[in-house]
This record gives sequence, C1' cells and structure tokens, in this order.
RNA sequence: GUCUCUGUGGUGUAGUUGGUUAUCACAUUCGCCUCACACGCGAAAGGUCGGGAGAUCGAGACUCCCCGGGGAUA
Repeated sequence: GUCUCUGUGGUGUAGUUGGUUAUCACAUUCGCCUCACACGCGAAAGGUCGGGAGAUCGAGACUCCCCGGGGAUA
C1' cells in the first nucleotide's frame, strides 16, 4: 500500500428484515438489612451509538470519506 473484521454509559455487551422509549451484567451513588462490614433486596445517576456527509417519512443498523484498534498479504 491492498484486502478484511471491528468501534454502543466507567468496563464488557444485546439491539434479528431500518420503525417510534437504545438492552442487560458488573462497577458507582443513595436507601433497606446488620452492632458493623460483606452478601442480599430496592432505587437513582450515567449514552445520544468513533467523527462528518448522503439516500430515506424515519438510521445504532444502509452508502461514501476520515480517525482509532485487530487480522491477512507483500
């Protein structure tokens, strides 16, 4: 350089054929429980989906460009 896979809360992830409110777990904070801590139970905060553009009534998903990461090839 070319080809290919990938990027979603702090971390790891779901999101099926594009459809109305982006899912779950852990972590964090608060409450309950306890003498206290842990465990357990309940609740809350935290994303606008790597960036930009396009097609569409409508995009996390499709198309193009750019950026980051992995792999293959020389």
Model confidence (mean pLDDT): 82 of 100. This is a predicted structure of a 74-nucleotide RNA (transfer RNA) from Haematococcus lacustris. It matches the Rfam family "tRNA". It is annotated as a transfer RNA. About the family: Transfer RNA (tRNA) molecules are approximately 80 nucleotides in length. Taxonomically the source falls in Haematococcus (Eukaryota, Chlorophyta, core chlorophytes, Haematococcaceae).